[in-house]
RNA sequence: ACGCGCUGGCGGGACUCGGUGAAAUUCCGAACCGGCGGUGAUCCGUUGCCUGGCCCCUGGCCAGCGCGGCGGUAAGCCCGCGACCCGGACGUCCGUACCACGACGGCCGGUGGACCUGGUGAGACUCCGGGGCCGACGGUUGAUCAGGCGACAUGCCUGGUCAGACAGUCCGGAUGGGAGACAGCGCGC
Numbered sequence: 001a002c003g004c005g006c007u008g009g010c011g012g013g014a015c016u017c018g019g020u021g022a023a024a025u026u027c028c029g030a031a032c033c034g035g036c037g038g039u040g041a042u043c044c045g046u047u048g049c050c051u052g053g054c055c056c057c058u059g060g061c062c063a064g065c066g067c068g069g070c071g072g073u074a075a076g077c078c079c080g081c082g083a084c085c086c087g088g089a090c091g092u093c094c095g096u097a098c099c100a101c102g103a104c105g106g107c108c109g110g111u112g113g114a115c116c117u118g119g120u121g122a123g124a125c126u127c128c129g130g131g132g133c134c135g136a137c138g139g140u141u142g143a144u145c146a147g148g149c150g151a152c153a154u155g156c157c158u159g160g161u162c163a164g165a166c167a168g169u170c171c172g173g174a175u176g177g178g179a180g181a182c183a184g185c186g187c188g189c
Base pairs, nucleotide, nucleotide: 002188003187004186005185006184007183008182010180016030017029018028019027032168033135034134035081036080037079038078043072044071045070046069047068048067049066050064051063052062053061054060055059076133077132085110086109087108088107090105091104092103093102115131116130117129118128119127137172138171139170141163142162143161144160145159146158147157148156149155
């Protein structure tokens, strides 16, 4: 160094201005954001060879969009993964036993978004120019009626009716989960 195991913390960014409106960080115009691993022709550093040149020539220096090695770095929309959601069997809660429901857990499966164009070149969906596109689930406003609560504030809750406004960025599940990167310890080789 590599493999396995254990432990530890770490592990997602983004609404500003204007418009409409009773109401919008939700709509419209402009602006803003981009998890993890892989791939990788940018770029940076370092090093070997080759070619050429120079010098104070057993050697050294410089240049090369010449060929390689190593390290770093480079994709939201190329490949895969994670979060969210759905299903399945299983386990735990669960108790004398069994069944059902529920909650939780890891496992298996499913669902799950988005790129073209010009240039360069041997080669680009990755580079450069240009123009596009995408982003889980739940919540969100007003009027009015009925019932309830009440500190009596036309304030809150439940239900009905009518109208309405639609979230990548706000609030919530989430002080959660997590791809994974790293560190320490142990074992193996």